[in-house]
Molecule: SAM riboswitch aptamer (S box leader)
Organism: Oceanobacillus iheyensis
RNA sequence: UUCUUAUCAUGAGAGGCGGAGGGAAAUGGCCCAACGAAACCUCGGCAACAGGUUCUUAUUAGAAUACUGUGCCAAUUCCAUCAAGCAAAUUGCUUGAAAGAUAAGAG
Numbered sequence: 001u002u003c004u005u006a007u008c009a010u011g012a013g014a015g016g017c018g019g020a021g022g023g024a025a026a027u028g029g030c031c032c033a034a035c036g037a038a039a040c041c042u043c044g045g046c047a048a049c050a051g052g053u054u055c056u057u058a059u060u061a062g063a064a065u066a067c068u069g070u071g072c073c074a075a076u077u078c079c080a081u082c083a084a085g086c087a088a089a090u091u092g093c094u095u096g097a098a099a100g101a102u103a104a105g106a107g
Base pairs, nucleotide, nucleotide: 001107002106003105004104005103006102007101008100013043014042015041016040021032022031023030026081027080028079029078044073045072046071049069050068051067052065053064054063055062056061077099082096083095084094085093086092087091
């Protein structure tokens, strides 16, 4: 970096450092931010994706557990964009797609 599969309405913040941006990218909206953004560090926490362990079941699955590998800790992936449908009157809602994120496997 590419492909495949699964999930994405749950959950979980303090300190240090830093000094103006941030919410993936583009556009629009809406938010967060000098009562201190991002990045980085420390500590804490959340979470069963994979491994491990335990239990049940009886070969396959289910449940539990943060021990290991990741991941994550404002707002649904913050919302919309493309397609279809419904309400209805330019807006709202639903479903799907696309894009993205994470994990596991493969190249």